[in-house]
Notes
This is a predicted structure of a 481-nucleotide part of an RNA (small-subunit ribosomal RNA, 3' major domain) from a metagenome. Model confidence (mean pLDDT): 83 of 100.

Context: one part of a larger RNA
RNA sequence: UGACGGGGGCCCGCACAAGCGGUGGAGCAUGUGCUUUAAUUCGAUUCAACGCGAAGAACCUUACCUGGGUUUGACAUGGGAAUGCAAUCUUGUAGAGAUAUGAGACCUUCCUUCGGGAACAUUCCACACAGGUGCUGCAUGGUUGUCGUCAGCUCGUGUCGUGAGAUGUUGGGUUAAGUCCCGCAACGAGCGCAACCCUUGUCCUUAGUUGCCAGCGAGUAAUGUCGGGAACUCUAAGGAGACUACCUAGUUUAACUAGGGGGAAGGUGGGGAUGACGUCAAAUCCUCAUGGCCCUUACGCCCAGGGCUAGACACGUGCUACAAUGGUCGGUACAAAGGGCUGCGAAGUCGCGAGGCUAAGCUAAUCCCACAAAACCGUCCUCAGUUCGGAUUGGAGUCUGCAAUUCGACUCCAUGAAGUUGGAAUCGCUAGUAAUCGCGGAUCAGCAUGCCGCGGUGAAUACGUUCCCGGGCCUUGUACA
Numbered sequence: 001u002g003a004c005g006g007g008g009g010c011c012c013g014c015a016c017a018a019g020c021g022g023u024g025g026a027g028c029a030u031g032u033g034c035u036u037u038a039a040u041u042c043g044a045u046u047c048a049a050c051g052c053g054a055a056g057a058a059c060c061u062u063a064c065c066u067g068g069g070u071u072u073g074a075c076a077u078g079g080g081a082a083u084g085c086a087a088u089c090u091u092g093u094a095g096a097g098a099u100a101u102g103a104g105a106c107c108u109u110c111c112u113u114c115g116g117g118a119a120c121a122u123u124c125c126a127c128a129c130a131g132g133u134g135c136u137g138c139a140u141g142g143u144u145g146u147c148g149u150c151a152g153c154u155c156g157u158g159u160c161g162u163g164a165g166a167u168g169u170u171g172g173g174u175u176a177a178g179u180c181c182c183g184c185a186a187c188g189a190g191c192g193c194a195a196c197c198c199u200u201g202u203c204c205u206u207a208g209u210u211g212c213c214a215g216c217g218a219g220u221a222a223u224g225u226c227g228g229g230a231a232c233u234c235u236a237a238g239g240a241g242a243c244u245a246c247c248u249a250g251u252u253u254a255a256c257u258a259g260g261g262g263g264a265a266g267g268u269g270g271g272g273a274u275g276a277c278g279u280c281a282a283a284u285c286c287u288c289a290u291g292g293c294c295c296u297u298a299c300g301c302c303c304a305g306g307g308c309u310a311g312a313c314a315c316g317u318g319c320u321a322c323a324a325u326g327g328u329c330g331g332u333a334c335a336a337a338g339g340g341c342u343g344c345g346a347a348g349u350c351g352c353g354a355g356g357c358u359a360a361g362c363u364a365a366u367c368c369c370a371c372a373a374a375a376c377c378g379u380c381c382u383c384a385g386u387u388c389g390g391a392u393u394g395g396a397g398u399c400u401g402c403a404a405u406u407c408g409a410c411u412c413c414a415u416g417a418a419g420u421u422g423g424a425a426u427c428g429c430u431a432g433u434a435a436u437c438g439c440g441g442a443u444c445a446g447c448a449u450g451c452c453g454c455g456g457u458g459a460a461u462a463c464g465u466u467c468c469c470g471g472g473c474c475u476u477g478u479a480c481a
Stems, first nucleotide, its partner, number of pairs: 001481002003478003007475007015465002019429005026320008034311002042053002064306007073129001077128002079125006088105007108119004131295002134293003140289002142284003145280001147278001152191006158167003171182003197272004202240007212229002216227003243266001246260005322422001326381002329378003338369003343362002348357003388419001393414007435457007
């Protein structure tokens, strides 16, 4: 100087408390461990691994296993030879396919002294080499997580100390903040904080198509449908607005704090992006790059089938429930944000349905996906393992795709399991939040209870900081570094 203390002081955080809803019990989905297996590919392991890499394992992916093949190689550069009937396309036979062997179509370009040369493509030969998702993340780059959006981490000059170092950065106030004020052997500065950026909340100007429709006119069974309008909504560009600016009180005439006025908004208005010096030899050699080591008729490459989907069991994360604040049936209302050309697909029609047939429009503020659902109005159910719950199983189908058996999703009929609110323990959340309700997107042929977004309805509680956890500053002890 740090680190540590079941030392002290001050302060903060959904840290506790006050509340609301969960997990832990059930069924299923998914990940992991363990076990099994020819293989169940590999990585991630307290917080910070476990719906994680994987924004989507039937083949492919795929790295694993079994079997079949191949050796200058699937891919790159270089040398020599041959071919130009090459490459490319169609197709026969054998085979599980890779592959092997035939047939047909097509039938090079440029220069030329007509000898040939160059380019391109294929085949053959030999070698340099290719190749490796093989090992080492404890050799590395790059990237990422975490403490933590915590308020800290440092430097120059000066001063003090023999020196390690100290001071500044400590002290008194204050703040979300090393934020600001005052004081002070310090005076200044840098990286962080804040602001500048995006979005949302109010208003104004400009611009009105594909969006809008107040007033005027026309038309319809109905609809901004048409003429038209530029007001309103909205769209998207530019501005205005909030700064403790004003008032009162407190305080050191300070910083600042409390209350008030005005205001759409008030003390960082809400949300996001933004992550200092460093810590964990944290994670990643399987994104990529790369040192070293290893393989080179194989640890490379191609292919078929299987596996990653196994199952006595254990754990994590979720979904659906156990019902009446509910379930069923009928009617009826209101979104936002997205996506669409080998795409979205209206209307019509067939089917109980998943869907099929046909097909308008749309390269989109125009057309489509697309009926939002909870809510509201009425009907039945009356507390039951039920008209709750939907697992499981049987049958019949639909769609995608060479292909749905291992191993897809969905529909219909039948079946109708556990489950009556969950032990110890444990998690999230302070406002348009929790809870609850649907909608969309990426990946994607197909496949979502996951992930990322969007809006609808919309709470309760916070006395307070004694205690648990984590963190910041000062101080003290130490046989620790």